[in-house]
RNA sequence: GCGGAAGGCCGGACGGCCGCCUGAUCUGGGGUCAUCCCAAGGUCUGGGAGGAAAGUCCGGACUCACCAAAGCAUCGGUGCCGGGUAACGCCCGGGCAGAGCAAUCUGACGGAGAGCGCCACAGAAAACAAACCGCCAGCCUUUGGGCUGGUAAGGGUGAAACGGUGGGGUAAGGGCCCACCGGGGGGCUGGCAACAGUCCCCGCAUGGCAAGCCCCACCGGGAGCAAUGCCAAAUAGGGACUUCGCGCAUGUCGUGAUGCCUUCGGGCAUAUCGGUGCAGGGCGGCUUUGGCCCGAGAAGUCCGGGUUGGCAGCUAGAGCCGUGCAGCAAUGUACGGUCCAGAUGAAUGGUCGUCUGAGGCCCGUGUCAUGCGGGCCAAUAACAGAAUCCGGCUUACAGGCCUUCCGCGCGU
RNA sequence: CGGGGCGUGGCGCAGCCUGGUAGCGCGUCUGUUUUGGGUACAGAAGGUCGUGAGUUCGAAUCUCGCCGCCCCGACCA
Numbered sequence: 001g002c003g004g005a006a007g008g009c010c011g012g013a014c015g016g017c018c019g020c021c022u023g024a025u026c027u028g029g030g031g032u033c034a035u036c037c038c039a040a041g042g043u044c045u046g047g048g049a050g051g052a053a054a055g056u057c058c059g060g061a062c063u064c065a066c067c068a069a070a071g072c073a074u075c076g077g078u079g080c081c082g083g084g085u086a087a088c089g090c091c092c093g094g095g096c097a098g099a100g101c102a103a104u105c106u107g108a109c110g111g112a113g114a115g116c117g118c119c120a121c122a123g124a125a126a127a128c129a130a131a132c133c134g135c136c137a138g139c140c141u142u143u144g145g146g147c148u149g150g151u152a153a154g155g156g157u158g159a160a161a162c163g164g165u166g167g168g169g170u171a172a173g174g175g176c177c178c179a180c181c182g183g184g185g186g187g188c189u190g191g192c193a194a195c196a197g198u199c200c201c202c203g204c205a206u207g208g209c210a211a212g213c214c215c216c217a218c219c220g221g222g223a224g225c226a227a228u229g230c231c232a233a234a235u236a237g238g239g240a241c242u243u244c245g246c247g248c249a250u251g252u253c254g255u256g257a258u259g260c261c262u263u264c265g266g267g268c269a270u271a272u273c274g275g276u277g278c279a280g281g282g283c284g285g286c287u288u289u290g291g292c293c294c295g296a297g298a299a300g301u302c303c304g305g306g307u308u309g310g311c312a313g314c315u316a317g318a319g320c321c322g323u324g325c326a327g328c329a330a331u332g333u334a335c336g337g338u339c340c341a342g343a344u345g346a347a348u349g350g351u352c353g354u355c356u357g358a359g360g361c362c363c364g365u366g367u368c369a370u371g372c373g374g375g376c377c378a379a380u381a382a383c384a385g386a387a388u389c390c391g392g393c394u395u396a397c398a399g400g401c402c403u404u405c406c407g408c409g410c411g412u
Numbered sequence: 413c414g415g416g417g418c419g420u421g422g423c424g425c426a427g428c429c430u431g432g433u434a435g436c437g438c439g440u441c442u443g444u445u446u447u448g449g450g451u452a453c454a455g456a457a458g459g460u461c462g463u464g465a466g467u468u469c470g471a472a473u474c475u476c477g478c479c480g481c482c483c484c485g486a487c488c489a
Stems, first nucleotide, its partner, number of pairs: 001408010012355007020048003023044005029038003050383001054394002057392005062224003067290006075220005080094005095109001096107004110215002115213002117209003132155002134151007163181006182204001183202008228312004238303007247278004253274002257270005280294004305488003319338008356381001359377007413485007422438004432469001440456005462478005
């Protein structure tokens, strides 16, 4: 210098003017149904989109008495090993396999000797085996061949053919025998483990598909901020259907209620009201334990009707920045600093100036070619925009910057 | 904002779960019948199975990522 690999960061900058949303504080005013709202101004002149705010693909926080915990069942998911984390299908480190000269990258990477199923067409045969053409032996023969037996080396089919290569042996062949490779089992060593190395034994003990059912291990209720709670307005405060219900006790629970008696202190009776207890019913499929709700109505579905207002949830959080320490790393931890959008038809914009310079044009110069130097013009300025909030993944993204590493060439 | 479903000739659908041949109806075209048209009969053409990867010998079908379309969900009583 050229080509490549990995990781990180930025993603127009600064200023003036005019606006928009919003927090705090002070003041003023009006409307109104509201735990409400509006307008104007001052002050702090506080804050105001992203790395993906996106897809909604995973994991959580939070909410729901349509409850909590445990167990079981069903369904779904994950899948080499170890670690990280609130959790994960994410991340880090390692192993194995594959790709690359290398840096490095990629991998849904448990089990097919638990079982079931499938493997079209072709082919003899697609998995307890079997033999089309061949090869070999015997017999027969009309010399074309036929029959019986052996065999699986060669041919042929297929995506895949019951270990591979070489040698020995054989009638021809064959793990029939031997060496190496592959495979299976066991031991030892190293490692937390996945696994690796090594030694011994076994001629081999039987293809592929689990992103087919399944087995093993682990994990998981469901719905989602239009969750949920509250205020206000309005109505035909409506109708149909389904399900479950309205039980018992207590007058020795109540300044309750009613009645009767009274020596006016109270007493007695009654389950009408409320309370309490026991049963009963309901509460994600079932069971157990607990909890909550229900008392004469409750719950659900559908039809019809009304409103289209307001408040909370709503943003201080597994937050962000910096430094130190532990760790190979992901990450954890300690200290210090900091507050950083909360809209609801939905704010975060417009314009001017200066600059950056994507891109374009011109000139000079050089090359086979990409180039190099100088000047001028200069942008609809990449992808895209919060909507309960976080951690990830995936997808989109003009251009620029930084760090580390690899290969080749040249120079020292 | 949240959730669910669908994508197969021109149109409406089946096939997908359990992977090997893409089929049905209407429509289109050609021919016959008719004086002509319709009807009827016979025949034919026409499909990147939305798209890109993966699994598999093999994918419309199984798995994953994108793209497009459709539907549902407010509160009160």